[in-house]
RNA sequence: CAAUACAUGCAGCCGAAAUCCAUUUUUCAUCGCUUCGAUGGAAAUGGAUACGGGGGACCCGGAUUUUCGGGGCGUAUUCCUUUGCAGGAUAGGGCACUUCCAGGCCCGAGCCCGUCAGCUAACCUCGCAGGCAUUUGGAAGGGCCAGG
Numbered sequence: 001c002a003a004u005a006c007a008u009g010c011a012g013c014c015g016a017a018a019u020c021c022a023u024u025u026u027u028c029a030u031c032g033c034u035u036c037g038a039u040g041g042a043a044a045u046g047g048a049u050a051c052g053g054g055g056g057a058c059c060c061g062g063a064u065u066u067u068c069g070g071g072g073c074g075u076a077u078u079c080c081u082u083u084g085c086a087g088g089a090u091a092g093g094g095c096a097c098u099u100c101c102a103g104g105c106c107c108g109a110g111c112c113c114g115u116c117a118g119c120u121a122a123c124c125u126c127g128c129a130g131g132c133a134u135u136u137g138g139a140a141g142g143g144c145c146a147g148g
Stems, first nucleotide, its partner, number of pairs: 012132003018049009028040005051127005060118001069116001070113004078089004092107004097141006
């Protein structure tokens, strides 16, 4: 000097994916009247709230469901090239509070239902993961922390 790992701190990013309560466990920490108890932490389970999705009437809309099946989540759709692999572009989406302007970078996937679903009040039902390390400038409006 550089790389990797761990710990702590810092207003972090994509995404609906967060918070609270209770119980149990604990080879964790602290304290004590000491082998037990209390408090806190961690994990598991259950419940609730918030957020996100699906199904599901009248009315309205609508037919081509007939394997050329149909449908859902998601920004991830469409077009062209290639024998194929793959590549080029594109609708669209994201990038340290929000909006606008200028500029730059990136994604443009994947998965599910199972012959079946338009919208849809009541109602029913599901999810609440996973993956990362980013920071351009100006204007307006907000807002956090620290100090006095």